Predicted 3D model of a 109-nucleotide RNA (Guanidine-I riboswitch aptamer) from Sphaerisporangium sp.
RNA sequence: GUGAGGCGCGCCUAGGGUUCCGCCGUCGCUCCUGAUGGGACUGGUCCAAGAGGCGAGGCGGUUGCCGUCAGUGGUGUCCGCUCCACGGCGGGACAAAAGCCCGGGAGGU
Numbered sequence: 001g002u003g004a005g006g007c008g009c010g011c012c013u014a015g016g017g018u019u020c021c022g023c024c025g026u027c028g029c030u031c032c033u034g035a036u037g038g039g040a041c042u043g044g045u046c047c048a049a050g051a052g053g054c055g056a057g058g059c060g061g062u063u064g065c066c067g068u069c070a071g072u073g074g075u076g077u078c079c080g081c082u083c084c085a086c087g088g089c090g091g092g093a094c095a096a097a098a099g100c101c102c103g104g105g106a107g108g109u
Stems, first nucleotide, its partner, number of pairs: 007057001009055004015047002020044002022041001023038005058081004063076004084104001086107001090102003
């Protein structure tokens, strides 16, 4: 310097904003029941971590048994991925924002 790999998913949390609900303000209202503003409104819905948590799976390797002419394959044991991981600016999406995505990136060691 180059190549390959360091798996994805579900549930949750740190966190996040404001489409909807709720709450608050203003206006309106015989009834029906509305309009508008507020996330420097605790919340519910919602989004959510590579370097956060839990779960089952998946992949790779060793090996036993079954099966085959051989092979593909099935099933179990053990091991590993899952004892590592500092990290911008900026941009992007959804209503909007974020530890989401760009990104195990740029950069650094």